Overview:
The RNA shown here (transfer RNA) has 76 nucleotides and comes from a Chloroflexota bacterium. It matches the Rfam family "tRNA". Rfam's curators write: Transfer RNA (tRNA) molecules are approximately 80 nucleotides in length. The family's RNA type in Rfam is transfer RNA. It was read from a public genome assembly.

[in-house]
RNA sequence: CGGGGUGUAGCGCAGUUGGUAGCGCGCCACGUUCGGGACGUGGAGGCCCCGGGUUCGAGUCCCGGCACCCCGACCA
Repeated sequence: CGGGGUGUAGCGCAGUUGGUAGCGCGCCACGUUCGGGACGUGGAGGCCCCGGGUUCGAGUCCCGGCACCCCGACCA
C1' cells in the first nucleotide's frame, strides 16, 4: 500500500422487512439462611466507534474517516 472482517451496557454477544435497543454473566437492593454460598424477586447501567447523507423515521441503507484482527504485497 491492496483485499476482507469486526466495532451495540463493565465483560461476552443477539438485534427479523428501516418502526420505542435486548440476552447471559457481573453490579445494587430486598427475601429465604445465624452468616457465607446458592436460589428467588426487583432495579440501575447504552451519544449503538466518529462525521455526513437518504427517509416521516436509521443499530440497520449510502458516503467519508478512526481503531483492532486476518490475508497478500513491499522493505529488511